[in-house]
C1' cells in the first nucleotide's frame, strides 16, 4: 500500500432503526442519616471521535476522515 475489526460520561459497560434530548456500576459532588468518619439513603454534573449520505425516524444502516488495533504485501 490493500483488507478486517474498534471508537458511548473520568473509568468500565448496556444498546441490533422508533420503548435514548442514550441506560447502569464505580469514581466525583450536593443533601440526609451519625457525636465524628464510614457505611447507607435521596438528588446531581458528566458521553454516542468528526464529517456527509439513506430513512417518517440513525448511538444503531451506508460512505468518506481521524485514531487504536490485526492481518497480508512491497522492500529492487
Nucleotide at each position: 500500500g490493500c483488507c478486517c475489526c474498534g471508537u458511548u460520561c473520568g473509568u468500565c459497560u448496556a444498546g441490533c432503526g422508533g420503548c435514548c434530548c442514550a441506560g447502569g456500576a464505580c469514581g466525583c459532588u450536593g443533601g440526609c442519616c451519625u457525636c465524628u468518619c464510614a457505611c447507607g439513603c435521596c438528588g446531581g454534573a458528566a458521553g454516542c471521535a468528526c464529517g456527509g449520505g439513506u430513512u417518517c425516524g440513525a448511538a444503531u444502516c451506508c460512505c468518506g476522515u481521524a485514531c487504536g488495533g490485526g492481518g497480508u504485501a512491497c522492500c529492487a
Model confidence (mean pLDDT): 85 of 100. The RNA shown here (transfer RNA) has 76 nucleotides and comes from Nocardioides sp. T2.26MG-1. Lineage of the source: Bacteria > Bacillati > Actinomycetota > Nocardioidaceae > Nocardioides. It was read from a public genome assembly. It matches the Rfam family "tRNA". The family's RNA type in Rfam is transfer RNA.